[in-house]
């Protein structure tokens, strides 16, 4: 150089055939339980869905390109 995959909350991740408000676990925070820690209950914050464009009435989801990451070929 080519080809092929993956990027969605601090982390590891779901997210169907484009369609109602974008989710779970784990951390975190507050509060309940306890002498006090954990544990267990209950409850909150946290997201430009990797940048940009386009397509569409509607895009996390389809196209394009750019970039990070992995892999395989040379």
């Nucleotide at each position: 150089g080519g080809c092929c995959g993956c990027u969605u909350a601090g982390c590891u991740c779901a997210g169907u055939u484009g369609g109602u408000u974008a989710g779970a676990g784990c951390g975190u925070c507050c509060g309940g339980u306890u002498u006090a820690c954990a544990u267990c209950c209950g409850g909150g914050a946290a997201g430009u869905c990797g940048g940009g464009g386009g397509u569409u009435c509607g895009a996390g989801u389809c196209c394009c390109u750019c970039a990070g990451c992995g892999g395989c070929c040379a």

The prediction has a mean pLDDT of 80. This is a predicted structure of a 74-nucleotide RNA (transfer RNA) from Patescibacteria group bacterium UBA1370. The source organism's lineage runs through Bacteria and Bacteria candidate phyla. Its Rfam family is "tRNA".